[in-house]
C1' cells in the first nucleotide's frame, strides 16, 4: 500500500423504545437498552430525505457518493 469479517485475539460503537433535558420543528445531549455495524470514527463537498421563522436557514455521517484518520489478521 492492499485485501478480508463479526473467522480468532484485543476491544469499540449503539437502532427501536424509555427517563431527564434543549430546540418552533426535523432532531440533539445524558442515563438505561441492543436492532445491528469492519469504520455505525470524523468531515454537510455532491445527491437524496426531513423541518421551519421559508432563507445566503436548519436536521440527517446508522440514506448514498466522496474526502480523511484508525484496530486485528493475511499478503
Nucleotide at each position: 500500500g492492499u485485501u478480508u469479517a463479526a473467522a480468532a485475539c484485543a476491544g469499540c460503537c449503539a437502532a427501536a423504545c424509555u427517563u431527564a433535558u434543549c430546540g418552533c420543528g426535523a432532531g440533539g445531549u445524558a442515563g438505561g437498552g441492543a436492532c445491528g455495524g469492519a469504520a455505525a470514527g470524523c468531515c454537510g463537498c455532491g445527491g437524496g430525505u426531513c423541518u421551519c421563522u421559508a432563507g445566503u436557514a436548519g436536521a440527517u455521517a446508522g440514506c448514498u457518493g466522496g474526502g480523511u484518520u484508525g484496530c486485528a489478521a493475511g499478503u

Overview: The RNA shown here (c-di-GMP-I riboswitch aptamer) has 75 nucleotides and comes from Sulfurovum sp. The organism belongs to Sulfurovum, within Bacteria. Its mean pLDDT, the model's own confidence on a scale to 100, is 82. The sequence was found by an Rfam model in a public genome assembly. It matches the Rfam family "c-di-GMP-I riboswitch aptamer". Gene Ontology term of the family: cyclic-di-GMP binding.